A computed fold for a 1399-nucleotide RNA from an uncultured bacterium, annotated as small-subunit ribosomal RNA. The coordinates come from a structure-prediction model, not an experiment, and the mean pLDDT is 82. It matches the Rfam family "Bacterial small subunit ribosomal RNA". Its family is annotated with ribosome and structural constituent of ribosome in the Gene Ontology.
[in-house]
RNA sequence: AGAGUUUGAUCUGGCUCAGAGUGAACGCUGGCGGUAGGCCUAACACAUGCAAGUCGAACGGCAGCACAGUAAGAGCUUGCUCUUACGGGUGGCGAGUGGCGGACGGGUAAGGAAUGCAUCGGAAUCUACUCUGUCGUGGGGGAUAACGUAGGGAAACUUACGCUAAUACCGCAUACGACCUACGGAUGAAAGCAGGGGAUCUUCGGACCUUGCGCGAUUGAAUGAGCCGAUGCCCGAUUAGCUAGUUGGCGGGGUAAGAGCCCACCAAGGCGACGAUCGGUAGCUGGUCUGAGAGGAUGAUCGGCCACACUGGAACUGAGACACGGUCCAGACUCCUACGGGAGGCAGCAGUGGGGAAUAUUGGACAAUGGGCGCAAGCCUGAUCCAGCCAUACCGCGUGGGUGAAGAAGGCCUUCGGGUUGUAAAGCCCUUUUGUUGGGAAAGAAAAGCAGUCGGUUAAUACCCGAUUGUUCUGACGGUACCCAAAGAAUAAGCACCGGCUAACUACGUGCCAGCAGCCGCGGUAAUACGUAGGGUGCAAGCGUUAAUCGGAAUUACUGGGCGUAAAGCGUGCGCAGGCGGUUUUGUAAGACAGAGGUGAAAUCCCCGGGCUCAAACUGGGAACUGUCUUUGUGACAGCAAUGCCUUGAGGCAGCAGAGGAGGACGUACUCCGGGAGUAGCAGUGAAAUGCGUGAUAUGCGGAGAACACGGAUGGUGAAGGGCAAUCCCCGGGAGUUUGCACUGACGCUCAUGCACGAAAGCGUGGGGAGCAAACAGGAUGAGAUCCCGUGGUAGUCCACGCUUUAAACGAUGUCAACUGGUUGUUGGGGGAUUAAUUUUUCUCAGUAACGAAGCUAACGUGUGAAGUUGACCGCCUGGGGAGUACGGCCGCAAGGUUGAAACUCAAAGGAAUUGACGGGGACCCGCACAAGCGGUGGAUGAUGUGGUUUAAUUCGAUGCAACGCGAAAAACCUUACCCACCUUUGACAUGUAUGGAAUCCCGAAGAGAUUUGGGAGUGCUCGAAAGAGAGCCAUAACACAGGUGCUGCAUGGCUGUCGUCAGCUCGUGUCGUGAGAUGUUGGGUUAAGUCCCGCAACGAGCGCAACCCUUGCCAUUUAGUUGCUACGAAAAAGGCCACUCUAAUGGGACUCCCGGUACCAACCGGAAGGAAGGUGGGGAUGACGUCAAGUCCUCAUGGCCCUUAUAGGUGGGGCUACACACGUCAUACAAUGGCUGGUACAGAGGGUAGCCAACCCGCGAGGGGGAGCCAAUCCCACAAAGCCAGUCGUAGUCCGGAUCGCAGUCUGCAACUCGACUGCGUGAAGUCGGAAUCGCUAGUAAUCGCGGAUCAGAAUGUCGCGGUGAAUACGUUCCCGGGUCUUGUACACACCGCCCGU
Repeated sequence: AGAGUUUGAUCUGGCUCAGAGUGAACGCUGGCGGUAGGCCUAACACAUGCAAGUCGAACGGCAGCACAGUAAGAGCUUGCUCUUACGGGUGGCGAGUGGCGGACGGGUAAGGAAUGCAUCGGAAUCUACUCUGUCGUGGGGGAUAACGUAGGGAAACUUACGCUAAUACCGCAUACGACCUACGGAUGAAAGCAGGGGAUCUUCGGACCUUGCGCGAUUGAAUGAGCCGAUGCCCGAUUAGCUAGUUGGCGGGGUAAGAGCCCACCAAGGCGACGAUCGGUAGCUGGUCUGAGAGGAUGAUCGGCCACACUGGAACUGAGACACGGUCCAGACUCCUACGGGAGGCAGCAGUGGGGAAUAUUGGACAAUGGGCGCAAGCCUGAUCCAGCCAUACCGCGUGGGUGAAGAAGGCCUUCGGGUUGUAAAGCCCUUUUGUUGGGAAAGAAAAGCAGUCGGUUAAUACCCGAUUGUUCUGACGGUACCCAAAGAAUAAGCACCGGCUAACUACGUGCCAGCAGCCGCGGUAAUACGUAGGGUGCAAGCGUUAAUCGGAAUUACUGGGCGUAAAGCGUGCGCAGGCGGUUUUGUAAGACAGAGGUGAAAUCCCCGGGCUCAAACUGGGAACUGUCUUUGUGACAGCAAUGCCUUGAGGCAGCAGAGGAGGACGUACUCCGGGAGUAGCAGUGAAAUGCGUGAUAUGCGGAGAACACGGAUGGUGAAGGGCAAUCCCCGGGAGUUUGCACUGACGCUCAUGCACGAAAGCGUGGGGAGCAAACAGGAUGAGAUCCCGUGGUAGUCCACGCUUUAAACGAUGUCAACUGGUUGUUGGGGGAUUAAUUUUUCUCAGUAACGAAGCUAACGUGUGAAGUUGACCGCCUGGGGAGUACGGCCGCAAGGUUGAAACUCAAAGGAAUUGACGGGGACCCGCACAAGCGGUGGAUGAUGUGGUUUAAUUCGAUGCAACGCGAAAAACCUUACCCACCUUUGACAUGUAUGGAAUCCCGAAGAGAUUUGGGAGUGCUCGAAAGAGAGCCAUAACACAGGUGCUGCAUGGCUGUCGUCAGCUCGUGUCGUGAGAUGUUGGGUUAAGUCCCGCAACGAGCGCAACCCUUGCCAUUUAGUUGCUACGAAAAAGGCCACUCUAAUGGGACUCCCGGUACCAACCGGAAGGAAGGUGGGGAUGACGUCAAGUCCUCAUGGCCCUUAUAGGUGGGGCUACACACGUCAUACAAUGGCUGGUACAGAGGGUAGCCAACCCGCGAGGGGGAGCCAAUCCCACAAAGCCAGUCGUAGUCCGGAUCGCAGUCUGCAACUCGACUGCGUGAAGUCGGAAUCGCUAGUAAUCGCGGAUCAGAAUGUCGCGGUGAAUACGUUCCCGGGUCUUGUACACACCGCCCGU
């Protein structure tokens, strides 16, 4: 200090995270020590024990204990023990009287928003014990408890009579102070006890003296307490008025003390928008947590204050209480009871129940510190000091150290090579903190006591007090801290996380399941996000989670935000309070500033030290406590006063402009009404219909109502809403400016509450009503049409009066003032110059428009009319929805308005701009895209493919264009992947090991076959002399493995389709922009083309286009002539020749050369010429960045998963050929531009040895024989067909058409049944040109005609090629489809097959 999340990016804005801390709790885990902390909930109820007593030196006393004494008895050890009795004699002491203390200490946070707390002040008070000063302490009296006796009661307790003491109680005397006073005076005290003692006295008790402690009165102090004031201290206005002892006064009462604190009387005040009253919540504070700070939150432990003590009330005693462990009353609850009556109060310490997520022992000790009482010893003290429990927090320590690579084993991963766990372990060498055992062993302890010495007191060497020296005693913790020794690595590591934020990754399992999640989100078969494991990261005796706080959050903004479009300027003005305020002088000193002083408790925080081994904890000193009070000073600023001075702000006087407001009268057109004249249609629409029409529309006159064409504009006016025919009157209306400074003299600006105005619609009362027109009716449209369109039509619109008070009431921009470059137009006023002119020009003020510098802005934009730079004041905002809703208040006749939430829910909602995509948006352009044409499909029959259905199986894939004569360039078996049956299991195939054998061939048997089984022949190649070895092949055995057309094309490679042969797609540098991005690539032309030219903040470049390649069209006195050719010769040939044709190799040829046209120019276009060919000549190959998770795991390759006597392999048979049906693509037709018959002519490109097959013979034919030739410019397939020449048919289901079926055959092949092709004869179906719709084609093209090849044993109407004949049409780009460029809108970005609304 930031990060994630809306979007591709920026901004606004919310949500979330990282940090710190906690009286915490929960989950997992847990070695030790120190220091702290430990019912936050039920101020819920409490069993039991303890928490406040003490004093015998106040008193009467003696119940219990001890001792001594006396008396008696017993035992006997003969001076000891025991028992009993007596007597307060001593130590002491139960109960009682009396004194002091139980008002402290300890607990809790219910109440309380002020009778409270904090800080700072004040005057009208009290204060036991303590300190200090002064003066006293004399002399009397009467009771009473205890106790005794007698009663009552279950108990608690209590009654009567009698005895007794005091430091208990009451008088008398005295009165330094004190108190009252009329200043003369008056009032009011006391108590003794203990120690010691020389003289004197004595009733022998003592008096007396002295010391100490007491007692009474009083002064002062200290401490503590009471009272008053100022300032500060939570939320709500959906709480706006509150108050009758209320506010004040006089007089009393009352208190320790002031006061309506209380009372009588009098007055009518007092508080409140600076928030009274009411409601809710809360102990306050020093501090604590957080934060850079300002702040925010909080008020456990420790300290100060208040309040409370079962709940409510009350007083008594006392110095002090309205009293936690006191009293009385009432209430609730609990307990005891003999039913009559009594007892109790843990928010003291422990502890129990309950509540709760949750919080400890019914411990030890008064050793220390402190408190109460006491002369003291001492007693009491759950205050306190300690211990116990709890990882609750903070701090510290440890769980070992060194060496150790065969990088062990095991685990995990793996590309199988290895990597990692990992120097980690083991092993070797050390150490011993902690723990265990044994031993030693503190400080915390000083007082007091006793003894000595000195000093004080005193008559005193007693007593007592003080100082000092010596000595003795006192420790809960605790044999604890600490120290020493022994053995021994021995006793000791977990938790969370590992997708991003956020450090840390792999495997397996799971398969939108189980689950995770703080936000975004993960999981639908390859999950770094679930679960487990390995590894890693972080922290560590802890680690995570949850809760709540601050921070980050400038996300309430004082420091430090905003309001044109993101949330946000009230619809507008006037204006009280409030806030702010021009110039100048003097005074003052509330604000402000400065100095000094007081206070701001301690603790805490911070700094410097000290000492526990360090730290935490503890402790000394300092600083600080940012505050507040008093006082002194200053007078710049600002307040107040001088009702001061001034004129610039503001106002005042006169002129000018204008749809300013209110009222009246008038004009044109329109419609309706009235009455004329007149005839058949009018009206309306995209097209119609409803509607009007025997007197409509059209035409002329009169009346009614409402609204005002042109001028007219970027204009003027008004606060806004708003307001225009022309004219008159009124408001001497209001504003702006100009002129004159002869007037006033700060009178100003803004404005919560308030008041006024405020479009349209609506409401009330009464008028008016032509047109228009919600509602409504009829007609259309449409699937429907409660809409749009049309015909009618009521409220309303108009007027008067009164309400309503809201609008996208908008410039989405509050009002006022000042300052800050310019340009242009226009309205109004004024000034100057100029002109013959009201002509031209210039300056200035105000308004209204366009552009634009700086600046601002998220950008858009704004820009002297600011959204710039500043000042004053007001209003408003704080994520989206819920919701401008509910409830309450106010207003309204109502409709409704105004003020205005919460629960709940989401992680976004939003603004501006960018790139795409899209649009039944625009502009331009292209394409057989439309149009113009030609021929088809869709109807029939057949072929073929698909869907569907069926089936044991009908294997699988392809599914809009871009699947459907597609994979398949050939399913009878095979193919074949499917089904049934029968078989095989290291396998049909590959590699490795071992053993044996050559391989191989032939003949049998069983079986449907695979297969099983018998017999026989046979012994090769290389090296080597041989033995033998090796290669290849076969068989057997076992294991590694093979195998899979099994799944996933959404894990992939490769290949392919498509947009599209469309002209596009990008990059580097530069520039612009906060950024996404833009520019270049846009613009003007042009092209088939981002093709080229020009211009330009761009300059260049790349992939595409084009060209280079193949083919075709032309040429060559170039080369080559066989199988080709034939000018020669011939009937012909194997002769001759290479001239021609041809073949096929090389080369040439086309490149805008010329003219014209065009913003200068150019690209280019048009034309002519030459040429075989002219503007890429025709055709092909060639397919940019990318899109479709397009297609293919069944071509191949391949990750992962799955099967392994089966999902592998083999065989036979079947199926892929099924068939109510639907679709696609084709073939053949429906005929005369034709069919049939006869004759006759002309190709190209191919193929051929497991082949093509000639001549010739046979067959009607398919074909069969036959065998020549050919490995091909030689031979064969091989007759091309349409065409042409004749004949016939005569518009018909035909001499069209040929499906189907019957019979007979041919060929291929182990085999034509399922299931081949072909031939002959016979049979002769549908079909007479095809609905909606739809396809191809722009020239050697469509159409039409035949021929050939691949596949192939056989089997094309498919497919790939070839040539023959050979058209029509294109005006043109409005429309349909697809595409390209620019631009525009967008709430789309999975991108319109989007998004999204209602029911």